[in-house]
RNA sequence: AGAGUUUGAUCCUGGCUCAGGACGAACGCUGGCGGCGUGCUUAACACAUGCAAGUCGAACGGAGCGCCAUGGAAUGAGGUUUCGGCCAAAGGAAAUGGUUGCUUAGUGGCGGACUGGUGAGUAACGCGUGAGGAACCUGCCUUUCAGAGGGGGACAACAGUUGGAAACGACUGCUAAUACCGCAUGACGCAUGACCGGGGCAUCCCGGACAUGCCAAAGAUUUAUCGCUGAAAGAUGGCCUCGCGUCCGAUUAGAUAGUUGGCGGGGUAACGGCCCACCAAGUCGACGAUCAGUAGCCGGCCUGAGAGGGUGAACGGCCACAUUGGGACUGAGACACGGCCCAAACUCCUACGGGAGGCAGCAGUGGGGAAUAUUGGACAAUGGGGGAAACCCUGAUGCAGCAACGCCGCGUGAGUGAAGAAGUAUUUCGGUAUGUAAAGCUCUAUCAGCAGGGAAGAAGGAAGACGGUACCUGACUAAGAAGCACCGGCUAAAUACGUGCCAGCAGCCGCGGUAAUACGUAUGGUGCAAGCGUUAUCCGGAUUUACUGGGUGUAAAGGGAGCGUAGACGGCAAUGCAAGUCUGAAGUGAAAGGACGGGGCUUAACCCUGUGACUGCUUUGGAAACUGUGUAGCUUGAGUGCCGGAGGGGUAAGCGGAAUUCCUAGUGUAGCGGUGAAAUGCGUAGAUAUUAGGAGGAACACCAGUGGCGAAGGCGGCUUACUGGACGGUAACUGACGUUGAGGCUCGAAAGCGUGGGGAGCAAACAGGAUUAGAUACCCUGGUAGUCCACGCCGUAAACGAUGAAUACUAGGUGUCGGGUGGCAAAGCCAUUCGGUGCCGUCGCAAACGCAAUAAGUAUUCCACCUGGGGAGUACGUUCGCAAGAAUGAAACUCAAAGGAAUUGACGGGGACCCGCACAAGCGGUGGAGCAUGUGGUUUAAUUCGAAGCAACGCGAAGAACCUUACCAAGCCUUGACAUCUGGGUGACCGGGACUUAACCGUCCCCUCUCUUCGGAGCACCCAAGACAGGUGGUGCAUGGUUGUCGUCAGCUCGUGUCGUGAGAUGUUGGGUUAAGUCCCGCAACGAGCGCAACCCCUGUCCUUAGUAGCCAGCAGUAAGAUGGGCACUCUAGGGAGACUGCCAGGGAUAACCUGGAGGAAAGCGGGGAUGACGUCAAAUCAUCAUGCCCCUUAUGAUUUGGGCUACACACGUGCUACAAUGGCGUAAACAAAGGGAAGCGAAGCCGCGAGGUGGAGCGAAUCCCAAAAAUAACGUCCCAGUUCGGACUGCAGGCUGCAACCCGCCUGCACGAAGCUGGAAUCGCUAGUAAUCGCAGAUCAGCAUGCUGCGGUGAAUACGUUCCCGGGUCUUGUACUCACCGCCCGUCA
Repeated sequence: AGAGUUUGAUCCUGGCUCAGGACGAACGCUGGCGGCGUGCUUAACACAUGCAAGUCGAACGGAGCGCCAUGGAAUGAGGUUUCGGCCAAAGGAAAUGGUUGCUUAGUGGCGGACUGGUGAGUAACGCGUGAGGAACCUGCCUUUCAGAGGGGGACAACAGUUGGAAACGACUGCUAAUACCGCAUGACGCAUGACCGGGGCAUCCCGGACAUGCCAAAGAUUUAUCGCUGAAAGAUGGCCUCGCGUCCGAUUAGAUAGUUGGCGGGGUAACGGCCCACCAAGUCGACGAUCAGUAGCCGGCCUGAGAGGGUGAACGGCCACAUUGGGACUGAGACACGGCCCAAACUCCUACGGGAGGCAGCAGUGGGGAAUAUUGGACAAUGGGGGAAACCCUGAUGCAGCAACGCCGCGUGAGUGAAGAAGUAUUUCGGUAUGUAAAGCUCUAUCAGCAGGGAAGAAGGAAGACGGUACCUGACUAAGAAGCACCGGCUAAAUACGUGCCAGCAGCCGCGGUAAUACGUAUGGUGCAAGCGUUAUCCGGAUUUACUGGGUGUAAAGGGAGCGUAGACGGCAAUGCAAGUCUGAAGUGAAAGGACGGGGCUUAACCCUGUGACUGCUUUGGAAACUGUGUAGCUUGAGUGCCGGAGGGGUAAGCGGAAUUCCUAGUGUAGCGGUGAAAUGCGUAGAUAUUAGGAGGAACACCAGUGGCGAAGGCGGCUUACUGGACGGUAACUGACGUUGAGGCUCGAAAGCGUGGGGAGCAAACAGGAUUAGAUACCCUGGUAGUCCACGCCGUAAACGAUGAAUACUAGGUGUCGGGUGGCAAAGCCAUUCGGUGCCGUCGCAAACGCAAUAAGUAUUCCACCUGGGGAGUACGUUCGCAAGAAUGAAACUCAAAGGAAUUGACGGGGACCCGCACAAGCGGUGGAGCAUGUGGUUUAAUUCGAAGCAACGCGAAGAACCUUACCAAGCCUUGACAUCUGGGUGACCGGGACUUAACCGUCCCCUCUCUUCGGAGCACCCAAGACAGGUGGUGCAUGGUUGUCGUCAGCUCGUGUCGUGAGAUGUUGGGUUAAGUCCCGCAACGAGCGCAACCCCUGUCCUUAGUAGCCAGCAGUAAGAUGGGCACUCUAGGGAGACUGCCAGGGAUAACCUGGAGGAAAGCGGGGAUGACGUCAAAUCAUCAUGCCCCUUAUGAUUUGGGCUACACACGUGCUACAAUGGCGUAAACAAAGGGAAGCGAAGCCGCGAGGUGGAGCGAAUCCCAAAAAUAACGUCCCAGUUCGGACUGCAGGCUGCAACCCGCCUGCACGAAGCUGGAAUCGCUAGUAAUCGCAGAUCAGCAUGCUGCGGUGAAUACGUUCCCGGGUCUUGUACUCACCGCCCGUCA
């Protein structure tokens, strides 16, 4: 920093999408360790359980326990005993007193207003920032001053009685205090009164002195402190007020009665309508009030180059809330999360009477949700509360647990190692990739695991939750530790297989219909890595809301036009002020965060520290250019006056002629009218036409002009009245009075609406006639609203220059309208100036087209409008309207485009030019008949397959009886009919014979190799195994090659240059000319290539060479060029000549070229052929051949017999033969060319009516043969008929080929003798040796042509011409087509 996507391609506009970063995240796959952070975004949903606010006995009276003293009970060691007892140590009960001990319910003090949680509410002085409080409060803390004298009465606890299930009380009685209450004292305090001094922003504030009134206190423990009271000050914390800033909607425009202000009160710590009584009627609002929606605000965080945009988790500041709503009490502080009261909902307890509760504290539960943790340890540290302190409390906090949720760090090994192992994938089978990767060898031990040691964190005596943690050391093993996404383009990275518009992918474009780099899998690769992808959201890219930094002629976008309010902006010069502006200084801008420097954890993340920044706000000193503002001026902007001319400017009244229609009358007769052609209509009841007179309405020919006027809409006969504006000249007057203009007001074509007139013509609707498949249209005949007038409404148009208004500046040229000035030789011309209106054009602008002093140029000011297409100018709401409707004006949903300008083509029932048997002019056909042949269809076991408009259909097939043959039925073979390789065997193979079979197949017999260095080799066959063979099986839309077609049409391109942002253009267009992009001329083009032409072949004339198998003029000669002879001629086949607009005349541009002529065998390409540019049709062919992939492999291969390709209701194409007299038949006669011939052509002769047979001469052919040419001409006959035309079909008899002629060949003879008498719509060929007509030959081929390819014979007609049909070429024009009009596309229906 960009990229993809609209098009055949291009430039632009414009949207959509991607690459980046971020996250309190979630989901999928995967998961080794550590550090530091973070963790209910949803239900401010409901909560079991535990804990989260207590502390002080040094305030107090008690109570309990302990200790000390007194006391001495029960028991009773021991002694004694008369056995009844007695003495008695020990023991220590009850009780009493004391106690510097411990615990504590209660009174009392302080704290429960902090900490912690949450973001529901709140659009607000709530928050941020900066001020103010001269209108305030402040416990604990600090400083200072002063003080604490002496009394009193209670209430808890406690005791007794008593209520209740409980919670909780009630009554009586006793008692203490730092609890409570008087009295005294008391000022620098407070209140009141008046006085003095100083100050201030109004109310006022500060200081001083005087008088009167009022108000305090508490002790505890001990020898030093902590408390207490009053006052002043500070600090801290709070409260109030103000400036500025703080989301969206006008489809929310008016809101407000305590509302706004005042006097006076009340209340408060304090100001205040905060509250109250009275008075006034104000106050807020387009600078957005009110209403509605949404939302805690900020420091910051994310992104961004920045400006901005988004956001407000964690940390910090403020606010608000504590189940919902309300209320106050206490207190320094609350209207109070773990206080109280009331109401409500919910939950729980209950003896039904009544009570209890509030996790948005920490854990935790249910629920909701895509989704968010432990009912942990400790007060050791840091803080907090209480206490004199020890200490107690502290789910604040510090730690631990869980979670890859994020950031950061580390590891999963390192070196060596080519037989480039195996495996896997792929392959052209050779290899290649994975890949030094692995294995192997040598090392190391970070992390994890084991063992040993073991902190700092405590300042300050003890005390360490974390924690046997961090860290250190030792031994041990490469072991325990890699995945995820992607690989068509964007975007780094490709192959195979599977699938076959299926399954699926996809962020956008898009991929998938049998060879998918896009689906799925595998291998390989790329990227990141303990993570990787996906999804949601935000910023970026997006200059796609444009302040930085966009636009509006045609892409979205200028209001239909004017006047004008608010607002915004504003001429020249002087002077004052200092609001904006600039500058210096001061305060503030919390900390954290971010930046830079330094430092600490092994590093980093993280943490600590310093600096700077925080672009802001406030105060203050200064400057005065610019803006602003005040004052006094100026005249050039603007306006006024005076003079002058131009004009369809407006309104009203009057007048005029032409024309249409109608009425009356005359003349006059059969049509008129209308159309592409008609008809409806009018007309013998007299139309149309024509003449005269009259009525009525509407519009104003010519002039008339990219001419005039008007703001726009618009304005056109003439006259008059009233009236607006612009322009020119002059320079008398005013002195910035200007420009624009949201709202507002006015004007505003046509159509339409209301009321009343009017109505000739025209004419929606409507009727009829035509057209048409239909015709609710176009055309025709009629015809009503309306069009006209008056008044009122509507308020829109492609209301367009698709271009808002104003001002200034920026080359020219040329018209025209209205004025002025100057000059001249003056009906005029020239120069110049102001105002309009056009064209061309430079710079510049523009995507291009184009604009260009009348800008779309360069600048300034103001207004309006735009932000992808569709939905939609629709819906809803509101305003306006009588209505029609107008104005304002969305969303859901849907698409990846929609669009502008220009380019190449293609197309047009667009234009211009040109060509072609394209039409026309002719000749002959097809379409009708019969037959042949091909195709479709049908049939069939099979009727093998292909070809399908031209450009398939006598086509592949230059020849299906078997074969061919690919099809069908049946039989048979399986390494195979054919190729190569390996092993073994045999000596064959070929040939002959026999059996069997439908036939192949199969079985048997006979005969039988070559070379040799004797080892063997070669060849052939058989057997066996497997590699493989084989396929006319599929795909011509995977292909090569070949071919058709446009089209033998004249085109198709390139290099360099030039023009264009570019696609592209130019060249190749233009003027001529040609068959031709053929040639000439011109030209920003100059050249070149493939095509054209020429070079090649045949043919037409001549010359020359050569004469055998050809020829014969002259000589000899014959039946005969048979022979001698000759090579002149014909001919044959080699070489040459010839034709080039070369010559002449005319035209043309002195060109190319055209017309005519001479000469010539041939004249303007002499005739014919071969030759087919770039390309089009996914044209044809996988069945000529070759070939990728797929498929079959005892069969989709091979082989055999028979059948089929020859079927037959029918339809079509191509032909043959005819329908006859220009003919048929018969007789006799004449003239070719080009070919073919050895498994061949086959003569003569003989036989047969004939096909043919026999025969075998000659000939590998200028020698011989096929071979007779036929039409033609001559003679004869037929006499217009289904015939002496026509020959189909059929019968009989034959011939030939062939293994074979039934299906299914050809030919002959005799007999039979069908349709058919020139062919509907339609359609084909041909321009000269052509059409037409006549025969001949050849290929294929055993046989089989009406087909095909060639050959010659006879031999015409017509072409005015290019309007039309078809096809083509060039130029131009339009296009929403580019798969290109067989296009695109609209509506309805399914």
Model confidence (mean pLDDT): 84 of 100. The RNA shown here (small-subunit ribosomal RNA) has 1390 nucleotides and comes from an uncultured bacterium. Rfam family: Bacterial small subunit ribosomal RNA. Rfam 15.1 lists 42,628 matches to the family in 10,626 species.